[in-house]
RNA sequence: CAACCAUCCCGAGCGGCCGAGAGAUCUGGCUCUACGACGCCGCAGCAACCACCCUGACCGGGGCCGGUGCUACAGCCAGGACCGAUGGAGA
Numbered sequence: 001c002a003a004c005c006a007u008c009c010c011g012a013g014c015g016g017c018c019g020a021g022a023g024a025u026c027u028g029g030c031u032c033u034a035c036g037a038c039g040c041c042g043c044a045g046c047a048a049c050c051a052c053c054c055u056g057a058c059c060g061g062g063g064c065c066g067g068u069g070c071u072a073c074a075g076c077c078a079g080g081a082c083c084g085a086u087g088g089a090g091a
């Protein structure tokens, strides 16, 4: 980050800081939030995309270290759009 591939099922929270909005975007609804949401940091955990290990091999299995990701409800619902997010590969 223009184009490509896979997934968006399940799962997993405490503490500290901050202080008013937040749930990606627009409209409407719904939900969370001063009993402190959202966000940031620390720790813990979940998961298994990459890496690693097992396997003759894999679209299989594992989950100790590493790179990410994730840890309210649900990518929340309806309509809309160059939809979005994460990982891989690549430039």
Stems, first nucleotide, its partner, number of pairs: 001090001004088005013043005021032003025080005044071003049067002052062003075083001
This is a predicted structure of a 91-nucleotide RNA (SAM riboswitch aptamer (S box leader)) from Paeniglutamicibacter cryotolerans. The organism belongs to Paeniglutamicibacter, within Bacteria.